[in-house]
A computed fold for a 132-nucleotide RNA from a Chloroflexota bacterium, annotated as c-di-AMP riboswitch aptamer (ydaO/yuaA leader). It was read from a public genome assembly, where an Rfam model found it. Its mean pLDDT, the model's own confidence on a scale to 100, is 79. NCBI's taxonomy places the organism under Bacteria, Bacillati, Chloroflexota.
RNA sequence: CGUUAAUCUCCGCCCAAGCCUUCCAGCACGGGGGACCCAGCGACAUCUGGGGUGAAUCUGGGCCUCGCCCGGUAGGGUCACUUUUGGGACCCGAACCCGUCAGCUAACCUCGUCGGCGUACUAAAAGCCCCU
Numbered sequence: 001c002g003u004u005a006a007u008c009u010c011c012g013c014c015c016a017a018g019c020c021u022u023c024c025a026g027c028a029c030g031g032g033g034g035a036c037c038c039a040g041c042g043a044c045a046u047c048u049g050g051g052g053u054g055a056a057u058c059u060g061g062g063c064c065u066c067g068c069c070c071g072g073u074a075g076g077g078u079c080a081c082u083u084u085u086g087g088g089a090c091c092c093g094a095a096c097c098c099g100u101c102a103g104c105u106a107a108c109c110u111c112g113u114c115g116g117c118g119u120a121c122u123a124a125a126a127g128c129c130c131c132u
Stems, first nucleotide, its partner, number of pairs: 011118004018027002028113006038103001049101001050098004058072006075092005081127007
C1' cells in the first nucleotide's frame, strides 16, 4: 500500500414494521372480520373446494418429469434534501397463512410493528434549506 473477514458507531435501503416508555400503555402506520343498499338471485347440493397477506401475475422451452433449469412478462424497488417528469443503469418478479369458511360494508370486533440488507448517473419543474 492492497485484499479478505469480523465488530462498533453514524447514515442510508426494502418492508406497515416507526416515535415514546424500565415495562405496560399511548401516538402513528398497516392487515383481517363485520349491516342496510348494491352485487348476486328459483332452491339445495356437488366440485377442479374457496379465501387472505404481498409488486411477486401470466407464459415459452429444456430435463435426470410435478421437481429443477434457461428465457420472457403484468407488476415492483434503488440510483442521498422532498415530490414529479424525461433519459440512462442495476435489481426483484418470492414466500407464507386460513382450513370447507368469509362479496362490498357504517357502527363494532380483532391482529401486526418482524425480518433482511449497503446505494450514491443525468436534464428539468415546484417547494424547502444553507451561504453571501